[in-house]
RNA sequence: CCGUGCUGGGCGGGGAGCCAGCGGUGCCCUGUACUCGCAAUCCGCUAUAGCGAGGCUGAUUUCCCGAUUGAGGCGAAUUUCCGGUGGGACUGGCUCUUACCCGCCGGUGCUGAAGGCCGGGUCCCGUGCGGCGGAAUUCCAUGAAUCCCGUCAGGUCCGAGAGGAAGCAGCGGUAAGUGGGUCUUUCCGGGUGACGCGGGGUUACCUGGCCGGAGCUGGCGCUGGGAGCAAAGCCAUCGGUUUUCCGCCGAUAAAGGGUGCACGG
Repeated sequence: CCGUGCUGGGCGGGGAGCCAGCGGUGCCCUGUACUCGCAAUCCGCUAUAGCGAGGCUGAUUUCCCGAUUGAGGCGAAUUUCCGGUGGGACUGGCUCUUACCCGCCGGUGCUGAAGGCCGGGUCCCGUGCGGCGGAAUUCCAUGAAUCCCGUCAGGUCCGAGAGGAAGCAGCGGUAAGUGGGUCUUUCCGGGUGACGCGGGGUUACCUGGCCGGAGCUGGCGCUGGGAGCAAAGCCAUCGGUUUUCCGCCGAUAAAGGGUGCACGG
C1' cells in the first nucleotide's frame, strides 16, 4: 500500500413552546437522510438525560472536530403602510350666534327717509239695536149633555083666572184646552253682525294728518369673539405588514485537521 473480517460510529438537523431539567409526539424552518410499539386533559428518562425491539452500512468522499459561511427563528428598539378602538376643540371643514368696519348685489325715499306728536282701526269689557233659534202673547178657527152666561120651542110646576117660576134640546157667546200662523208685543239664548254708544289698552301691526329735511333697509362675503357638530390631519393604544440595527440560538456548505483492532499478501 492492497484485500478480507470485526468494532467505534452513522442511518438527519434546528427554532419556538411545554418542562425542575433533557428528549420525543405535535407546530414552524431546512431538506430527503431505516422499520415497528408508546405519546399533549401527554410518553419516557435524570445530568451518562427518550425508552423497548429489529435492520442496513462500516474505518471511510460516508465517522469526529472545524477557520469561514449563515437559511431560519426568538427578544428588544426603530421604520413604512393598512385596519380596529379611544381621545379631542391644535390645523383644516361645517352650523348657529354676536361685534364693528369694508366690499358686492339689491329694495325704498324730495309723489318726502330716520325720528317725534296727534287721531283712528285690529284687541278687551259693558251696553243698545238688528238678525237667527226657542218659548209665550195678539189674531183666526175649534171648543162645556150637566157641575159657565144669555135667550129659551116643546113639555113641566104654582094660580080660579090674569099671570108667574124653574128649565132640557136647539141657537149665540165665553173659560180651561186644542190646532193654525205672515204680522203685533214680551222673555230667554249664542260659534249672530264689514252696526251704534261708552270705557279701557297701547308690546306689535295697519292707516290718516302735522313737524322734520336725507336717509332707511335685506342678503352674501371679509375679520374678531362665543357655543356646538363632525373627526380628514394629530395623539394614544391594539393587531397585521415592511425596513434597519443590536443581542441570543442556529441548519447547510466548508479550507484544513483527527481517526481503533485482527488476519493475509
Molecule: Bacterial large signal recognition particle RNA
Organism: Dehalococcoidia bacterium